The prediction has a mean pLDDT of 83. A computed fold for a 71-nucleotide RNA from Amorphochlora amoebiformis, annotated as transfer RNA. The sequence is in RNAcentral, with records from ENA. It is recorded under the gene name trnQ-UUG. The source organism's lineage runs through Eukaryota, Sar, Rhizaria, Chlorarachniophyceae and Amorphochlora. It matches the Rfam family "tRNA". It is annotated as a transfer RNA.

RNA sequence: UGGCGCAUAGUUUAGCGGCAAAACAACGGGCUUUGACUCCGUAGACAAGGGUUCGAUCCCCUUUGCGCCAA
Numbered sequence: 001u002g003g004c005g006c007a008u009a010g011u012u013u014a015g016c017g018g019c020a021a022a023a024c025a026a027c028g029g030g031c032u033u034u035g036a037c038u039c040c041g042u043a044g045a046c047a048a049g050g051g052u053u054c055g056a057u058c059c060c061c062u063u064u065g066c067g068c069c070a071a
Base pairs, nucleotide, nucleotide: 001070002069003068004067005066006065007064010024011023012022013021018054026042027041028040029039030038047063048062049061050060051059
């Protein structure tokens, strides 16, 4: 420098155009003498900008970060 891929909650992952899901973690409560285990509940996220579309996490372009390959 060129090509390819990835970016969703604190972490790990789902989600192939129509209400963003789960596990662990966090918080509150139940149980317990207390704690652990366990049960119930709550909050929490689509990397940024633009475009297409009635509608975008999803499709297109650019940027940012990370990884791989070639030179």